[in-house]
Context: one part of a larger RNA
RNA sequence: GGCAGAAGGUGAAUGCCUUGGUUCCAAGAGGCGAUGAAGGACGUGGUAAGCUGCGAUAAGCCAUGGUUAGCCGCAAACAGGCGUUAACCCAUGGAUCUCCGAAUGGGGCAACCCUCCCGUUUACGGGAACUGCCGGAUGAAUUCAUAGUCCGUCAGAGCAAGACGAGGUGAAGUGAAACAUCUCAGUAACCUCAGGAAAAGAAAACGACGUGAUUCCGUAAGUAGUGGCGAGCGAAAGCGGAGGAGCCUAAACCAGAGGAACUUGUUUCUCUGGGGUUGUGGGAGCCUAAUGUGGGAGGAUGAAAGCGAGUUCAACAGUCUUGAAAGGCUGGCCAUAGACCGUGAAAGCCGGGUGAGCGAAGCGGACAAACCCCUAGGGAAUUCCCAAGUAACGCGAUGCACGUGAAACUUCGCGUGAAUCUGUCCAGACCACUGGAUAAGGCUAAAUACUCCUUGGAAACCGAUAGUGAACUAGUACCGCGAGGGAAAGGCGAAAAGAACCCCUGCUAGGGGAGUGAAAUAGAUCCUGCAACCCUCUGCCU
Numbered sequence: 001g002g003c004a005g006a007a008g009g010u011g012a013a014u015g016c017c018u019u020g021g022u023u024c025c026a027a028g029a030g031g032c033g034a035u036g037a038a039g040g041a042c043g044u045g046g047u048a049a050g051c052u053g054c055g056a057u058a059a060g061c062c063a064u065g066g067u068u069a070g071c072c073g074c075a076a077a078c079a080g081g082c083g084u085u086a087a088c089c090c091a092u093g094g095a096u097c098u099c100c101g102a103a104u105g106g107g108g109c110a111a112c113c114c115u116c117c118c119g120u121u122u123a124c125g126g127g128a129a130c131u132g133c134c135g136g137a138u139g140a141a142u143u144c145a146u147a148g149u150c151c152g153u154c155a156g157a158g159c160a161a162g163a164c165g166a167g168g169u170g171a172a173g174u175g176a177a178a179c180a181u182c183u184c185a186g187u188a189a190c191c192u193c194a195g196g197a198a199a200a201g202a203a204a205a206c207g208a209c210g211u212g213a214u215u216c217c218g219u220a221a222g223u224a225g226u227g228g229c230g231a232g233c234g235a236a237a238g239c240g241g242a243g244g245a246g247c248c249u250a251a252a253c254c255a256g257a258g259g260a261a262c263u264u265g266u267u268u269c270u271c272u273g274g275g276g277u278u279g280u281g282g283g284a285g286c287c288u289a290a291u292g293u294g295g296g297a298g299g300a301u302g303a304a305a306g307c308g309a310g311u312u313c314a315a316c317a318g319u320c321u322u323g324a325a326a327g328g329c330u331g332g333c334c335a336u337a338g339a340c341c342g343u344g345a346a347a348g349c350c351g352g353g354u355g356a357g358c359g360a361a362g363c364g365g366a367c368a369a370a371c372c373c374c375u376a377g378g379g380a381a382u383u384c385c386c387a388a389g390u391a392a393c394g395c396g397a398u399g400c401a402c403g404u405g406a407a408a409c410u411u412c413g414c415g416u417g418a419a420u421c422u423g424u425c426c427a428g429a430c431c432a433c434u435g436g437a438u439a440a441g442g443c444u445a446a447a448u449a450c451u452c453c454u455u456g457g458a459a460a461c462c463g464a465u466a467g468u469g470a471a472c473u474a475g476u477a478c479c480g481c482g483a484g485g486g487a488a489a490g491g492c493g494a495a496a497a498g499a500a501c502c503c504c505u506g507c508u509a510g511g512g513g514a515g516u517g518a519a520a521u522a523g524a525u526c527c528u529g530c531a532a533c534c535c536u537c538u539g540c541c542u
Stems, first nucleotide, its partner, number of pairs: 001541006008534002015527001016491002020462002022459007029451002031159002039100003042055003046078002050074002061094006070082003105114003115128005130156003134152005164195001165193005175182001179228001205211002215242005225233002246443003249387001253274010279421001281386004286379003294374003298371001301368002306363002310358004316331005332349002334338001340352003392416006399409001402428001423438005478485002498526001501513004
């Protein structure tokens, strides 16, 4: 020096564990905010740095209900208190609630500075932003008026869940193996607005049998088509399901009120009420006839289930091993309860629960009634009405699966510009025939989408380099001027019983005894304790 073995050190893998995560299911909730939100700053404890709670009434104040013998948060300790005259804790309701923040008296480098008015004027309380609707007052140029100014009530604003929805604006990387039409994609992003859902919606539909609002799923179908006919894009009818609901205006006509024009007795306009709402066309107007039927998504109020602090209840002993019994053995018991968790190892019968019941305030609101609203016929056939700068057309665009194409249909810009049922639109150029539907006003639940959040549950999900970035003082420490980036870090033991006392020593660290404990090579750098690496001992070889 090497090899092998052994005993240690260091080190942290591995095993076991779980307080935390992940995903999904069911139900709920789907908002909070000028009565000042979300989010913060600063305070607040006897001692108090952090977290939590709270707000100058500051780990709290009051009331009601529940529960109970303990209590003064995480979190020990000392000091000092509270509590059966019911504390602490839990639920509900209330009071207080500094300053910033939409922030709103003015300003401002957020948590600060500076004002005015009123009131009991030391000190304290209240008020003073902007915009909009409505109401009122005042009031220019300019007579009336209007603008403006002022006052009052009400409303709005801001936040969120990085979700879902509607609308507006609208890319590029990419693909086409380059690239320009095309694609990516009406996607991302930005803006506006809303709801618990939104949007759509009761045929001027579809497309040829006929169906009969919308929405969603499956299929039709990667079909028909479209396409530098490249890359690609890509329907619809129909069929099967989920769900199911239909309505109100405008006009004609009638009545009333007010106004305008002038030919002074007509015409016309506006508002209110009645009427009326449709495609086997309907309605008005004229004639005639019945007093009830059914429905409603409106509705003061009442109210079931459910939730809800909590609450009641079944059944086991002995013995052996052990530090400890829930394990072994022996003999029992309950079960609408043998889910699960804990207890010194592995418990149906020890504890909590489970299962089965009960439950206040409060929340909740199925359902129900008064009331309110809607609801029909027959005949005759002259007159009137049936949504206008609209439909359509031309030009230019756009959306439709459809890129201008034979390009219908939709929507928009510019221009031209109809008809009123013998009407008008559509059936993929266009024409004829034959059919379908009634545009240019509006409302409408359900089936559908999503999850910041609440309750309950589940997992061939993770188990501390995993699972959230975060099991722990985590969006913390730290980095960055800033936008922003962003960690590491769990485990003594059943119980602190956390090592009194003695010794070495510097009232140090560390160690040795003693003691505790089942175990201290479980001693707080604490379960297990791999490997690399280091040291010691023994054997063998050189």
Overview
Predicted 3D model of a 542-nucleotide part of an RNA (large-subunit ribosomal RNA, domain I) from a freshwater metagenome. RNAcentral holds the full RNA, with entries from SILVA.